[in-house]
Context: one part of a larger RNA
RNA sequence: CUAUUGUUAAGGAACUCUGCAAAAUGACCCCGUACGUUCGCAAUAAGGGGUGCUGACUUCGGUCAGCCGCAGGAAUCGGUGGGGGCGACUGUUUACCAAAAACACAACUCUCUGCUAAGUCGCAAGACGAUGUAUAGGGGGUGACACCUGCCCAGUGCCGGAAGGUUAAGUUGAUCUGUUAGCUUCGGCGAAGCAGUGAUAUGAAGCCCCGGUGAACGGCGGCCGUAACUAUAACGGUCCUAAGGUAGCGAAAUUCCUUGUCACUUAAUUGGUGACCUGCACGAAAGGUGUAACGAUCUCCACGCUGUCUCAACAAUAGACUCG
Numbered sequence: 001c002u003a004u005u006g007u008u009a010a011g012g013a014a015c016u017c018u019g020c021a022a023a024a025u026g027a028c029c030c031c032g033u034a035c036g037u038u039c040g041c042a043a044u045a046a047g048g049g050g051u052g053c054u055g056a057c058u059u060c061g062g063u064c065a066g067c068c069g070c071a072g073g074a075a076u077c078g079g080u081g082g083g084g085g086c087g088a089c090u091g092u093u094u095a096c097c098a099a100a101a102a103c104a105c106a107a108c109u110c111u112c113u114g115c116u117a118a119g120u121c122g123c124a125a126g127a128c129g130a131u132g133u134a135u136a137g138g139g140g141g142u143g144a145c146a147c148c149u150g151c152c153c154a155g156u157g158c159c160g161g162a163a164g165g166u167u168a169a170g171u172u173g174a175u176c177u178g179u180u181a182g183c184u185u186c187g188g189c190g191a192a193g194c195a196g197u198g199a200u201a202u203g204a205a206g207c208c209c210c211g212g213u214g215a216a217c218g219g220c221g222g223c224c225g226u227a228a229c230u231a232u233a234a235c236g237g238u239c240c241u242a243a244g245g246u247a248g249c250g251a252a253a254u255u256c257c258u259u260g261u262c263a264c265u266u267a268a269u270u271g272g273u274g275a276c277c278u279g280c281a282c283g284a285a286a287g288g289u290g291u292a293a294c295g296a297u298c299u300c301c302a303c304g305c306u307g308u309c310u311c312a313a314c315a316a317u318a319g320a321c322u323c324g
Stems, first nucleotide, its partner, number of pairs: 001319008010310002014308001019305001027051005036041001038144001052067006068072001079303007086295002091103002107142007119128003145290004150220003155217002157213005164208003170202002176196004182189002221239005248282001249279001260276006
């Protein structure tokens, strides 16, 4: 010096991306316990107190005997409190760099499916679905619960409609052509059959068309002016659109400018919280806003505690090093 441990004056997070790591807390009994709340919880909340006694012997380390109580910590054995984000929760996951806010979930909703079900696997037989039957099964989305879920059907999709337009094969078979019995004025004409051509008519779905549909894919404006200080604009004008973003939230896991502005927290804060709204580029089941409980989640603050640090020291063990 390296690794693993132990102890440390004074200070106590000044360390650092971050209290990472360590320290501290801890068991049992008693007292006591707030906000919030879905009345279950929160809660071991928090915070206090206690944790053997007597006698004899003893090498002073203990040993033996007795006694009482529900309970006399050897080891094992929660640090605590407060604020915010996300996800309701228990669960699941990248075997070997990610455990999460990702997935799942009960619940909600849309849609398909009437049974030889829809759907899936298979060339098929057949099988699953299901020895089920719409309170069932398949698919898509959202994701407990509470309050809610606005406007647009022009485009795309899906569903319904059948009057008209367009439209395939098929059916129909006009015309024309080739061939030639026959006729002939010797130039040609030319029945039937056969072969070819294929006018017209008929002809479904689809598409065009007409409606519906957003918890279907999706979308949800611009400019100008205006109030008796100023500023702002309830108000007006105009252009465009299928319709111009409602409620709620908002510098946010979303805010570029930005360390926005104000307040609180600090001696000092690009952090945090609460507001404001000028939302570059929130917004309502790719759900919006809240929310008790829960979380090896992320983040901020405080108490306790400490060698994380000021600033290092000593000790132990195993190496390293020297000799062998």
The part of an RNA shown here (large-subunit ribosomal RNA, domain IV) has 324 nucleotides and comes from a metagenome.